[in-house]
Molecule: transfer RNA
Organism: Patescibacteria group bacterium
RNA sequence: GCAGGCGUGGUGUAGUGGUUAACAUGCUGGCCUUUUAAGCCAGAGACCAGAGGUUCGAAUCCUCUCGCUUGCG
Numbered sequence: 001g002c003a004g005g006c007g008u009g010g011u012g013u014a015g016u017g018g019u020u021a022a023c024a025u026g027c028u029g030g031c032c033u034u035u036u037a038a039g040c041c042a043g044a045g046a047c048c049a050g051a052g053g054u055u056c057g058a059a060u061c062c063u064c065u066c067g068c069u070u071g072c073g
Stems, first nucleotide, its partner, number of pairs: 001072007010025004018056001027043005049065005
């Protein structure tokens, strides 16, 4: 340099055009427990890498940019 894949709570993932985004883990509070852990209940936390476009409607489709990664040279 060329081609492909990926980018979503702190972390790991789901969501492949339609209810202002789900699950696990972590975090906070409560219950339980002699205490801790475990278990149970509740809560906070991402507007989806950035910009533009298509559409009635975009995390999702298209283009560009940025980052990570794989292959080729």